This is a predicted structure of a 97-nucleotide RNA (Glycine riboswitch aptamer) from Deefgea salmonis. It matches the Rfam family "Glycine riboswitch aptamer". Rfam describes the family as follows. This family represents the bacterial glycine riboswitch.
RNA sequence: AUUCAGCCAAUUGGAGAGCGGUUGCUCAGCGCAACCCACCGAAGGGGCAAGUGGCACCCGCCACGCAACUCUCAGGUAAAAGGACAAAGGGAGAGGC
Numbered sequence: 001a002u003u004c005a006g007c008c009a010a011u012u013g014g015a016g017a018g019c020g021g022u023u024g025c026u027c028a029g030c031g032c033a034a035c036c037c038a039c040c041g042a043a044g045g046g047g048c049a050a051g052u053g054g055c056a057c058c059c060g061c062c063a064c065g066c067a068a069c070u071c072u073c074a075g076g077u078a079a080a081a082g083g084a085c086a087a088a089g090g091g092a093g094a095g096g097c
Stems, first nucleotide, its partner, number of pairs: 007091002011087003018037001020036006038077003044073001045071003051064005
């Protein structure tokens, strides 16, 4: 304490980066797929600091360990879709500080 935090779904807002090239599918296509080059970070995923614990006790070793940082596996680079996060309300619970 009709609460706060978290969870669920919807509503509203929501960035970044090539409408790249080649080939195939297609009646056609700003569509789909594969490959290639160049990029982005805010789905998801990986990594790590301070520190904590343990081992060792000379030096050190191991585990845990935040992120919007970092990596770019995945995803993305016109629109659409997606989109971390935020807002107000709702739901289920009975966690939170």